[in-house]
RNAcentral holds the sequence, with entries from ENA and SILVA. This is a predicted structure of a 1394-nucleotide RNA (small-subunit ribosomal RNA) from an uncultured bacterium. Its mean pLDDT, the model's own confidence on a scale to 100, is 84.

């Protein structure tokens, strides 16, 4: 000293939370010792029992007991009583109290004070009772009463006396009343006591006593100042405020009474209500402050509740009295007794707070002459980790880095020098022995000195000697011995916050202070190992301060985050211009008093240290008093003109009020003309109209509002104000400076004004128009649209008192760059320019702001005053009060709940926002799908199984380039268990392997025969069998743990970086802009300059040419043949190597002299020539664990392996993708051996010939292929036939008979022949493809493959139509705008119901 938390990210505002310290604490786990402290915070609840205040015989009388006795008596002790002193202290508690109760400083000239100290004076003379006691009576008791006796330091007279009281005189003093000193006058008192000594009528010492004065101590009263919440408490007060007189008191005083006056207090908060003992101090804080008032100390108050007095120096009295009340107890029912908020203790309450202990040894108190007695004050001990402090639980050496645990990538790491082991020590502990200080005081006895005294007595004081006395306690401490022996836990480990892994669990159990964690790989739950922190404690909870500048004096704010009152006038209050004189209230400074002690701080000292205790000093911010100062503020006096006001001369204006008046328009009425519609809407309908509307013309009526001018123009405090004229009236501006002389600013309360709507009374009512009615729209439409229409809108008077009453910006003043408009004045000019005042706008510097922005009209720099804010919701609600006719307005909470709510700006995404652009996206066309049959895939259903995956586009002729067995993963059944497959070990056997047999549904199983290499002879290689275990194996799960691969947006033109610059920052710039392009393609401009991944190009193919090479290719020329068959040739075609060619290169026009576009030339090809490959950053937790690989989990005589058979081929149905068709642009028959390209071929392609109607079979040439074969291309063309029909269309389905492949065609193959001949006559809503060699149409080939394509991938043949264009649908790109979205519009979010 800060940190976490609002967001995708940012800055700010703002709340919540955490880290620190503290406690009279409590709870959980744990617990060795000692010292010092502390310990009912709740029920001021009720209390059993014991104790807590007595003492004095040296005041007095009596009774009793013991001892001694010379029997006369004496001594000692006890008991109750009279009397004295004490009991008013000490101890407890905090209920009450908001008060002179407390604190602090003063005052008493308005007072008292027992015991104590000092000084002075005195103590003379008398008297009568009474308790105890005895006896009697009453009563249950408590107790009461009668009679009789007796004493005193008990009680009562008289004398003496003033210094006391009263009035007076003189002097002195003081803040008034007055006080002090001296004098004279009047009035008033006491115990001849006790003890000791004695020279004994007496004297004397000590103690006690009386009076007076003074002191000390303690108290009483008065007073300034200080410390609390509510105004949703605004008025309170009759002894109330004052006076006179009297009474009362220690004393002043309405303290009390009588009379008189009508005062007194209060917004500087009276009164009321609530809460509370106050302080020194304690806690915290840098401080200012905030909170607290336990222990210790001071004061106050109280003693079951309320009231009262008595006694006394002192009480209105905790352990006294009386009365009343509640409660408890005793009772003979008539009456009595009691008061733990004393110490212990009990019950109760509560989260919670101790022993019915020891002792008066010390300190202190009461009584006493003293010894002494009493003392739950106090000194101690006990209990409690309640707190603070100290100590210990061992120390050193010790690596095989032991074992065990945990983790592991299996190598190791860690626990960890930790342990063990060895060597030591002995604090605490155990046992035993010794053993304090606290007792230097005081008492008693004796002695010495000295005082009083007549005294060698007695007695006081000082000193010396002797002597008894310790609760704690046999404690502290010391010594000896013993043995590492007896002594460590708690919390945390996701971030904040130091400290990490494994397993278990699987949004469950649970955690959590805030954010949040947990849905199968949890460092956040639980456990373990390990780490971290503190340590006889550690955590949790509660409370307080801090952090919190989050109530801001120090030290905050109010345009948009919470917050400027709607506006003005103005009382109180606050603040206030220049000069001067004096005062000294504030102010600063010096001195003095006080500020108790304890506490705090500093320095020392004592307990071994520390806590603790002691000493000294400082501090104690304050209050009081006093001296000098006079700048500033203030009070007072004088002056000034700049602030403010006023005079005079001018000026502008929808400023306000009242009364008149004008035209346009609307509506209505009357009349004329005129006829079928009008009106209204996106379209309609309701409505009006043949009883004459609308339209049009003329005349009239009524009400309301004032077009144009008109303007970020004017006026007004704001609300607001608009035709014209008149009257009345407010404010403002300019010029001038002769006037006044600070007269000013702000302004809580208060008063006034205050849009619209609304209310009351009375008018008025044209238009408009809440409510209402009807018609539409709609799923509905209590709306938007239409037709009507009432309050109201208008006027007068009176209420209401609120608005986004906004510039969301209170008023006034001073200062602080510029530029440019407008309004009204003044100066100036010939007119301008220019200067200036007041107002009203824009841009903008400095400055400021979180940013946006504001910026002389401030949100800048300052001063003065007022109002307001303190997280969101609840809520401007409830309640109270005030106002109002009402509506309602003003003032204005809490419970509860959330961790946010919010402001500004940024980047995206989105918009039924905008601008621009592209794409078979639409449009223009061609052909399809959707209807039929069938093939195929999917869903669904079914099944023992119908294995699994794929799911909008981007799953569905997809994985599968080919399920009869195999494949195969599925199902039924049957086997095997180190295994079908891999590596390692031991033993045995021998090649491997081939072949035959038995058996089985098949595998498995069993048997026979044949059959090796090398060697150093041990063996080795290879293989088989048996065995043991490590392990194999898994198409089991998780594609949301992954790699790799792929799809998609999209071949869309985008996606980024470095440096610089701008911004507090997220970010921006670059990449935006003007053009252009298929393109972020290029050009130009620009705080940007460059670069990367993408685009393009480089690659393949195709189109043209050249060149090289000619066999299996070709044949123009020459020869030859049935035939390029052969000779020959390589010109051509073709093949396959290498080159060329196209680059907006050339010309013109446009464009900015650019990029580029358009047109043209040449060219085989022209503007990326056509096609392909090529897929940026990323998105979809997209697809795939079943291609493969792989983490984790799961199975291990089975979820593995082998195998027979079945299934993946099911079938009411639904969908996708195809094929074939529905026919004449056609079918069929023939001509027919018309014309391709690209491929494939040895377990192959297979010519030809023969057989078969055919599928095909038999035989067989050639060909590892530019040579041979597959191989026939088909549509096309020509001719014939069919004649619009379910047909000579269409071919499904079915029957029979076959062919081929294959161990095997039943489930379940393809093909052939004959026969059968279904649906279907161009397809609803909807929907798909295609822009040229494309669509459409026609056939051919290949992969897979034993066989099995209508699918897939390729090949060529024939070969179109259309595109005006970008409004719309879909998708995309870029810029901009809005946004409360960011999982990003499939978003967010409101209401109702459950």
């Nucleotide at each position: 000293a800060g940190a976490g938390u609002u967001u995708g990210a940012u800055c700010c505002u703002g709340g919540c939370u955490c880290a620190g310290g503290a406690u009279g604490a409590a709870c959980g786990c744990u617990g060795g010792c000692g010292g010092c402290a502390u310990g009912c915070c709740u029920a001021a609840u009720a209390c059993a029992u014991g104790c807590a205040a007595g003492u004095c015989g040296a005041a007095c009388g009596a009774g009793g007991a013991u001892c001694c006795u010379u029997c006369g008596g004496g001594a000692u002790c006890c008991u109750a009583g009279u009397g004295g002193c004490g009991a008013a202290c000490g101890g407890g508690u905090g209920a009450g109290u908001a008060a002179c109760a407390c604190g602090u400083g003063g005052g008493u000239a308005a007072c008292c004070u027992g015991c104590c100290c000092a000084a002075g004076a005195g103590a003379c003379u008398g008297g009568g009772a009474u308790a105890a006691c005895a006896c009697c009576u009453g009563g249950a008791a408590a107790c009461a009463g009668a009679u009789g006796c007796u004493a005193a330091u008990a009680c009562c007279g008289g004398a003496u006396a003033a210094c006391a009281a009263c009035a007076c005189u003189a002097g002195a003093c003081g803040c008034a009343u007055g006080u002090c000193u001296a004098g004279a006058g009047u009035u008033u008192g006491a115990a001849a006591g006790a003890u000791g000594g004695u020279u004994c009528u007496g004297c004397u010492a000590u103690c006690a006593c009386u009076c007076u004065u003074g002191g000390a101590u303690g108290g009483a009263c008065c007073u300034g100042c200080g410390g609390u919440g509510c105004a949703u408490u605004a008025g309170c007060u009759a002894g109330u405020u004052g006076g006179u007189a009297a009474g009362g008191u220690a004393a002043c005083g309405g303290c009390u009474u009588a009379c008189c006056a009508a005062g007194g207090c209060a917004a500087u908060g009276a009164u009321g209500c609530a809460u509370a003992g106050c302080c020194g101090a304690g806690u915290u804080g840098a401080g200012a402050g905030a909170c607290u008032g336990a222990u210790c100390g001071g004061c106050c108050a109280c003693a079951u509740u309320g009231g009262g007095a008595c006694u006394g120096a002192g009480a209105c009295a905790c352990g006294g009295c009386c009365c009343a009340a509640a409660c408890u107890c005793c009772u003979a029912c008539g009456g009595g007794a009691g008061g733990c908020a004393g110490c212990a203790g009990u019950a109760g309450g509560g989260a919670a707070u101790c022993u019915u202990c020891c002792g008066c040894a010390a300190u202190g108190g009461g009584c006493g002459a003293a010894a002494g007695c009493c003392u739950g004050a106090c000194g101690g001990a006990g209990c409690a980790a309640u707190g603070c402090c100290g100590c210990g639980u061992g120390a050193g050496u010790g690596a095989a880095g032991a074992a065990g645990g945990c983790c592991u990538u299996c190598g190791g790491g860690u626990u960890g020098u930790a342990a063990a082991a060895c060597u030591c020590u002995g604090u605490c502990c155990u046992u035993a022995u010794c053993g304090a200080a606290g007792a230097g005081a005081g008492g008693u006895a004796g002695g010495u000195a000295u005082g009083u005294g007549a005294a060698u007595a007695a007695u006081g004081u000082a000193c010396c000697u002797a002597u008894a006395g310790g609760a704690c306690g046999g404690u502290a401490g010391a010594u000896a011995a013993g043995g590492a022996g007896g002594a460590a836990g708690c919390c945390c480990c996701g971030g904040c916050u130091a400290a990490c892994u494994a397993c278990g669990u699987g949004c469950c159990a649970g955690c959590a202070g805030c954010c949040g964690c947990g849905g199968u790989a949890a460092u956040a739950c639980g456990u373990a190992g390990g780490u971290g922190g503190c340590g006889a404690g550690c955590g949790u909870c509660a409370u307080c301060c801090g952090g919190a500048a989050u109530g801001a004096u120090u030290g905050g704010g109010c345009g948009u985050a919470a917050a400027g009152g709607g506006u003005g006038c103005g009382c109180a209050g606050g603040c206030g211009g220049u000069c001067u004189u004096g005062c000294a209230a504030g102010u600063a400074u010096g001195g003095a008093g006080u500020g108790a002690a304890a506490c705090g701080c500093a320095u020392g000292a004592g307990c071994u240290c520390a806590a603790c205790u002691c000493a000294u000093g400082c501090a104690u911010g304050g209050c009081u008093u006093u001296g000098g100062a006079a700048a500033c503020u203030g009070g007072a006096g004088g002056a000034c003109u700049g602030g403010a006001g006023a005079g005079c001369a001018g000026g502008a204006g929808a400023g306000g009020g009242c009364g008149g008046u004008g035209g346009a328009a609307c509506u209505c009425c009357a009349u004329g003309u005129g006829u079928a519609g009008c009106g209204g809407u996106a379209a309609a309908a309701u409505g009006c109209g043949u009883a004459g509307a609308u339209a049009u013309a003329u005349g009239g009526a009524a009400g309301a509002a004032c077009a144009c001018c008109a303007g970020u123009g004017g006026c007004g405090a704001a609300g607001g104000c608009g035709g014209c004229c008149g009257c009345c009236u407010g404010g403002c501006c300019u010029g001038u400076u002769g006037c006044u002389g600070a007269c000013g600013c702000u302004g809580a309360g208060g008063c006034a004004c205050g849009a619209a709507a609304g209310c009351g009374u009375g008018g008025g009512g044209a238009g408009c128009a809440a409510a209402u009615a009807g018609g539409a729209u709609u799923a509905g439409a209590u709306a938007c649209c239409c037709u009507a229409g009432u309050a109201g809108u208008c006027c007068a008077c009176g209420c209401c008192g609120u608005a986004a009453a906004c510039g969301a910006u209170g008023a006034g003043g001073a200062c602080c760059a510029a530029g440019u408009g407008c309004u009204g004045g003044g100066g100036g000019u010939g007119a301008a320019a220019c200067c200036u005042c007041a107002g009203u706008g824009c841009u903008g510097a400095a400055g400021u702001u979180a940013a946006c922005g504001c910026a002389g009209u401030g949100a800048g720099u300052c001063c003065u005053c007022c109002g307001c804010c303190u997280g969101g919701g609840g809520a401007g609600u409830a309640u109270g009060c005030a106002c109002g006719c009402a509506a309602g307005u003003g003032u204005g909470a809490a419970a509860c709940u959330c961790a946010a709510a919010g402001g500004a700006a940024u980047u995206g995404a989105c918009g039924g926002g905008g601008a621009c652009c592209c794409g078979c996206a639409c449009a223009a066309g061609c052909g399809g799908u959707g209807g039929a049959g069938u093939a195929u895939g999917u869903g669904g259903u079914u099944u023992a199984a119908u294995u699994c995956g794929a799911a909008g586009c981007a799953a569905c002729g997809c994985g599968a380039a080919g399920a009869a067995c195999c494949u195969u993963a599925c199902c039924c059944g049957g086997c095997c268990u180190u295994g079908a497959c891999a590596u390692c070990c031991u033993c045995c056997c021998g090649a491997a392997u081939g072949u035959a047999g038995a058996g089985u549904a098949a595998u498995g199983u069993c048997u026979g025969c044949a059959g090796c290499c090398u060697u150093u002879c041990g063996g080795g290689g290879c293989g088989g069998g048996a065995g043991a275990g490590a392990c194999a194996g898994g198409u089991g799960g998780u594609g949301c743990a992954u790699g790799g691969u792929u799809g998609u947006c999209g071949u869309c033109a985008g996606c980024u970086c470095g440096u610089g610059u701008c911004g507090u920052g997220a970010g921006a710039u670059g990449u935006u802009g003007g053009g252009u392009u298929a393109a972020g393609u290029c050009c130009c401009g620009c705080a940007a300059c460059g670069a990367g991944c993408g685009c393009a190009a480089c690659c393949c193919u195709u189109a043209c040419c050249c060149u090289u090479a000619g066999u299996a290719g070709c044949c123009a020329u020459c020869a030859u043949u049935a035939a390029g068959u052969u000779g020959g040739g390589c010109a051509c075609u073709c093949u396959a190597g290498g080159g060329g060619g196209a680059c907006u290169g050339c010309c013109g026009u446009g464009g900015a002299u650019a990029a580029c576009a358009c047109g043209g030339a040449g060219g085989a090809a022209g503007g990326u020539g056509g096609g392909g490959a090529u897929g940026a950053c990323g998105u979809c937790a997209a697809a795939u664990c079943a291609u493969c690989a792989u983490g984790c989990c799961c199975c291990u005589u089975a979820u593995g392996u082998c195998u027979u058979g079945g299934g993946c081929u099911a079938c009411a149905c639904a969908c996708g993708u195809g094929c074939u068709a529905c026919a004449a642009u056609g079918g069929c028959u023939g001509g027919c051996a018309a014309c391709a390209a690209a491929g494939u071929g040895a377990a192959g392609c297979g010519a030809g010939a023969c057989g078969g109607c055919g599928a095909c079979g038999u035989u067989a040439a050639g060909c590892a292929a530019a040579u041979c074969a597959c191989a026939a291309a088909a549509a096309c063309c020509c001719a014939g036939u069919c004649c619009c029909a379910g047909u000579u269309c269409g071919g499904a389905u079915u029957g029979c008979a076959g062919u081929c492949u294959g161990c095997a065609a039943c489930u379940c193959g393809a093909c052939u022949g004959c026969a059968u001949g279904a649906a279907g006559c161009u397809g609803g809503a909807a929907u798909c493809g295609c822009u040229a060699g494309u669509a459409a149409u026609c056939g051919c080939g290949a992969a897979u493959c034993a066989g099995a394509a209508u699918g897939u991938c390729g090949c060529g043949g024939u070969g179109a139509a259309u595109a005006c264009g970008u409004u719309c649908c879909c998708g995309g790109g870029c810029c901009u705008u809005g946004c409360a979205c960011a999982c990003a519009c499939c978003g967010c979010c409101c209401g109702u119901c459950a």